[in-house]
């Protein structure tokens, strides 16, 4: 240099035909307990790498470009 995958909450990852963006775990309250952990319930908490562009509407479809992970890099 080439291909292939991935980037979505603090972390790990979901998102079926384009139609209101979700989960576990962390976090903060709360209940329960003589406390503690465990358990239960309740809130936050997101520019969907970035930037365009199609469309009535885009995590999701095109395009350009960062970053990461693994492959390939033969013949003569």
């Nucleotide at each position: 240099g080439c291909c292939a995958c991935c980037c979505u909450a603090g972390c790990u990852c979901a998102g079926u035909u384009g139609g209101u963006a979700g989960a576990g775990c962390a976090a903060g309250c709360g209940c329960c307990u003589c406390g503690u952990a465990a358990g239960c319930g309740c809130u936050a908490g997101g520019u969907c790498g970035u930037c365009g562009g199609u469309u009535c509407g885009a995590g999701u479809c095109c395009g350009a470009u960062g970053g990461g992970u693994g492959g390939c890099u033969c013949c003569a």
The prediction has a mean pLDDT of 81. This is a predicted structure of a 76-nucleotide RNA (transfer RNA) from a Chloroflexota bacterium. The sequence was found in a public genome assembly. Its Rfam family is "tRNA". By type it is a transfer RNA.